Predicted 3D model of a 100-nucleotide RNA (SAM riboswitch aptamer (S box leader)) from a chicken gut metagenome. Rfam family: SAM riboswitch aptamer (S box leader). Rfam links the family to the GO term regulation of gene expression. From the family's description: The SAM riboswitch is found upstream of a number of genes which code for proteins involved in methionine or cysteine biosynthesis in Gram-positive bacteria. RNAcentral holds the sequence, with entries from MGnify.

[in-house]
């Protein structure tokens, strides 16, 4: 880059650091009551591993991965209601696992 499953649920202190951060449009939000980002510690889940069963399953947590908001909403396309609003379904990006 390609395939392919999930993505409305879960999990934070504490050092160092000093202002950004939540992909990307617009929001809206979080930050000096301390952002990125990095280090102990700690938790969460259960893709992929193991183990029991072997028919759904279950148990551990080694390898990833995560720990503000639904991927925080949302950028296209349909629908629905009297609606510049507001909702609902799909696609598109986009994350994370396995695989190529």
């Nucleotide at each position: 880059u390609c395939u392919u499953a999930u993505c409305g649920a879960g999990a934070g202190c504490g050092g160092u650091g000093g202002a950004a951060g939540g992909a990307a449009u617009g929001g809206c939000c979080u930050g000096a009551u301390g952002a990125a980002a990095u280090c102990g510690c700690g938790g969460c889940a259960a893709c992929c591993u193991a183990c029991u069963a072997u028919a759904g399953a279950g148990u551990a947590a080694g390898g990833u991965g995560c720990c503000a908001a639904c991927u925080c909403c949302u950028a296209c396309a349909a629908g629905g209601u009297a609606a510049u609003a507001c909702c609902u379904u799909g696609a598109a990006a986009g994350a994370u696992g396995a695989g190529a």